Model confidence (mean pLDDT): 81 of 100. Predicted 3D model of a 73-nucleotide RNA (transfer RNA) from a Candidatus Nealsoniibacteriota bacterium. The RNAcentral record of the sequence draws on ENA. The organism belongs to Candidatus Nealsoniibacteriota, within Bacteria. Its Rfam family is "tRNA". Rfam classes the family as a transfer RNA. Rfam links the family to the GO term triplet codon-amino acid adaptor activity.

RNA sequence: GGGCCCGUAGUUCAUCGGUUAGAACAAUUGUCUUAUAAACAAUAGGUAGAAGGUUCGACUCCUUCCGGGCCCA
Numbered sequence: 001g002g003g004c005c006c007g008u009a010g011u012u013c014a015u016c017g018g019u020u021a022g023a024a025c026a027a028u029u030g031u032c033u034u035a036u037a038a039a040c041a042a043u044a045g046g047u048a049g050a051a052g053g054u055u056c057g058a059c060u061c062c063u064u065c066c067g068g069g070c071c072c073a
Stems, first nucleotide, its partner, number of pairs: 001072007010025004018056001027043005049065005
């Protein structure tokens, strides 16, 4: 330098262009316990890497950047 893949909650990941973006674990609170853990119940947590474009409507499609990984040279 060329090609491909990934970026969504604290972590690991879902989410065919259309309802308020979800799950598990983690966190917080409560119940239970002498206490802790486990179990059960509830709660909070996201401008979906950034900026543009297409569209009535974009996490989803397109472009350019940023970050990470793999292959080729």